RNA sequence: GCCGCGGUAGCUCAGUGGUAGAGCGCUUCUCUGAAAAAGAAGAGGUCGUCAGUUCAAUCCUGACCCGCGGCA
Numbered sequence: 001g002c003c004g005c006g007g008u009a010g011c012u013c014a015g016u017g018g019u020a021g022a023g024c025g026c027u028u029c030u031c032u033g034a035a036a037a038a039g040a041a042g043a044g045g046u047c048g049u050c051a052g053u054u055c056a057a058u059c060c061u062g063a064c065c066c067g068c069g070g071c072a
Base pairs, nucleotide, nucleotide: 001071002070003069004068005067006066007065010024011023012022013021018055026042027041028040029039030038048064049063050062051061052060
């Protein structure tokens, strides 16, 4: 340099053209003498960046950035 895959919650990952979810973690409450476990409720996301297509983009298209792998 070229090709492919990936980038979504604090972490590990789903998701699909109609404004996003799970597990773990975190906060509060219940329970306990206290804690753990269990149960209930909740917070937390400009979906890597910038453009384009579209009535509408996390999803489709292009460029760029970052990571991994392959070829040279």